This is a predicted complex of two RNAs, RNase P RNA and transfer RNA, with 429 nucleotides together.
RNA sequence: UGAGCAUGAAAGACGACCGCGGGCGCCAAUGCGUCUGAGGAAAGUCCGGGCUCCGUAGGGCAGGGUGCUGGAUAACGUCCAGCGGGGGUGACCCCAGGAAUAGUGCCACAGAAAUGUAGACCGCCUGCUUCUGGCAGGUAAGGAUGGAACGGUGCGGUAAGAGCGCACCAGCAGUCGGGUGACCGGCUGGCUAGGUAAACUCCACCCGGAGCAAGACCAAAUAGGGAAGGGAUGAUGUUGCCCGCUGAACCUUCCGGGUUGUGUCGCUCGAACUGUCGGGUAAUCGGCAGUCUAGAUAAAUGAUCGUCACCGCGCAAGCGGAACAGAACUCGGCUUAUUGAUUGCUCAUAAA
RNA sequence: GGCCCCGUUGCACAGAUGGAUAGUGCGUUCGCCUCCUAAGCGAAAGGUCGCGCGUUCGAAUCGCGCCGGGGUCGCCA
Numbered sequence: 001u002g003a004g005c006a007u008g009a010a011a012g013a014c015g016a017c018c019g020c021g022g023g024c025g026c027c028a029a030u031g032c033g034u035c036u037g038a039g040g041a042a043a044g045u046c047c048g049g050g051c052u053c054c055g056u057a058g059g060g061c062a063g064g065g066u067g068c069u070g071g072a073u074a075a076c077g078u079c080c081a082g083c084g085g086g087g088g089u090g091a092c093c094c095c096a097g098g099a100a101u102a103g104u105g106c107c108a109c110a111g112a113a114a115u116g117u118a119g120a121c122c123g124c125c126u127g128c129u130u131c132u133g134g135c136a137g138g139u140a141a142g143g144a145u146g147g148a149a150c151g152g153u154g155c156g157g158u159a160a161g162a163g164c165g166c167a168c169c170a171g172c173a174g175u176c177g178g179g180u181g182a183c184c185g186g187c188u189g190g191c192u193a194g195g196u197a198a199a200c201u202c203c204a205c206c207c208g209g210a211g212c213a214a215g216a217c218c219a220a221a222u223a224g225g226g227a228a229g230g231g232a233u234g235a236u237g238u239u240g241c242c243c244g245c246u247g248a249a250c251c252u253u254c255c256g257g258g259u260u261g262u263g264u265c266g267c268u269c270g271a272a273c274u275g276u277c278g279g280g281u282a283a284u285c286g287g288c289a290g291u292c293u294a295g296a297u298a299a300a301u302g303a304u305c306g307u308c309a310c311c312g313c314g315c316a317a318g319c320g321g322a323a324c325a326g327a328a329c330u331c332g333g334c335u336u337a338u339u340g341a342u343u344g345c346u347c348a349u350a351a352a
Numbered sequence: 353g354g355c356c357c358c359g360u361u362g363c364a365c366a367g368a369u370g371g372a373u374a375g376u377g378c379g380u381u382c383g384c385c386u387c388c389u390a391a392g393c394g395a396a397a398g399g400u401c402g403c404g405c406g407u408u409c410g411a412a413u414c415g416c417g418c419c420g421g422g423g424u425c426g427c428c429a
Stems, first nucleotide, its partner, number of pairs: 001348006010339001012308005018302001020037007039324001043335002046333005051211004058243004063207005068082005083097001084095004098202002103200002105196003121143002123139007151169006170192001172189007215265003218261001225255006237245002272291008310321004353428002355423005362378004371409001380396005402418005
């Protein structure tokens, strides 16, 4: 210098003036004064908590989710540390990563054969024969097909072959040692067991449902009626079903009516933020001190000017640029959108 | 705000049980027929299965993440 990898932060600052939402104070009131007013993703609504309600939330079946190990946490599909596998020259990254020896299904086309100790198309070997050929038997080492052909490589062995024998390697079972564990290492054994569970399934663990338009209150209005069906032989509710619980004169569907507010609360103090000390490899936890930091409802958070800072162009004066985007009960994550830079590290090249 | 659904030629739909040629109807184009048009007959073109990543030998189909569209007092006050 070029090409990358990881990481945690920032998202202009100050002032003036006009305007808007909210709190507080003053005022009889219009109003005046003062304080305060978007994000790292406020987004997607993909997970998980809090909170609220549902005559409890109990049991079973069904259903859904998660899935290496240990830890963190309110909880998680998140995070941290490790194990195993894979990719990259490397920094480093990725993995739905339990079980295929419980069982079932599937593996198109091609191929002799696609899971059964099955299978002989070519080839190899032996025998017979009517002998450039044919038949019978042996053989899965070679060829051919396929994503995948029943351990791999080599030596011996054999008629040709074959774990048939041996050495090494992979895998499996047993056993010993280490580790909390995933797992790792040694020894022994018979030689061998295809893939797929983001197919059904099995195993382990988790899950009651709905969502702030939850829900509570005030105000307004009132009436009730008609038709069909069901109901203590159990309506309604409780998750889809069953049991259980609840226990009502009502319930469901249709027809046709009355009333409905820029209403109040929920609503923002919280697993909160900042600083510091300590434990822990880390995620994170604990102590102490300080701070209060939007709460709207068709929805405020904006505009202009000046100075400084950043980037680009220009000799200069100066000109231009500055991303993605916008709260709606709230919090922890994930994912996606997006600007320029920092720090650490790797590789290549060049120079010393 | 919450909740739910959908996406396959120009249009309307199948295919969703993984298997390689993704079909059907209308429309379009060309030819035949006719004096001409329509109808009819024959043929052809036209597809990123919304996009990306993954699982698998193999993905329209299975899983995940995005994008776009729709429902809305006949889903929720």
It holds a member of the Rfam family "Bacterial RNase P class A". Gene Ontology terms of the family: ribonuclease P activity, tRNA processing and dimeric ribonuclease P complex. The family's RNA type in Rfam is ribozyme.